RNA sequence: CCCGCGGGAGAGACCGCCACCGAUCCACGUGAUCGGGGGCCGGCGCCGAAGGAGCAACCGCCCCGGAAACUCUCAGGCAAACGGACCGCGGG
Numbered sequence: 001c002c003c004g005c006g007g008g009a010g011a012g013a014c015c016g017c018c019a020c021c022g023a024u025c026c027a028c029g030u031g032a033u034c035g036g037g038g039g040c041c042g043g044c045g046c047c048g049a050a051g052g053a054g055c056a057a058c059c060g061c062c063c064c065g066g067a068a069a070c071u072c073u074c075a076g077g078c079a080a081a082c083g084g085a086c087c088g089c090g091g092g
Base pairs, nucleotide, nucleotide: 001092002091003090004089005088006087007086012044014043015042016041017039018038020036021035022034023033024032025031045078046077047076051074052072053071054070058066059065
């Protein structure tokens, strides 16, 4: 470093829009209401532990290089699942 197994945090199951599905009502219509799971859509709020970027204690000093779980939040994420830094065990 790779593979397998186990553990593994944080933050709106937010609002709007869109189509789809279901139920109910109905004056049966290009109707109304409610619910559901979705969207590479929009909005505001929020999180840090994929990745990325920054600061630099430190590696005896200088150059070079390395360098945090700190900082940022581009990316990612905010029910569960998935993912997940990192930790343990086994194998290569």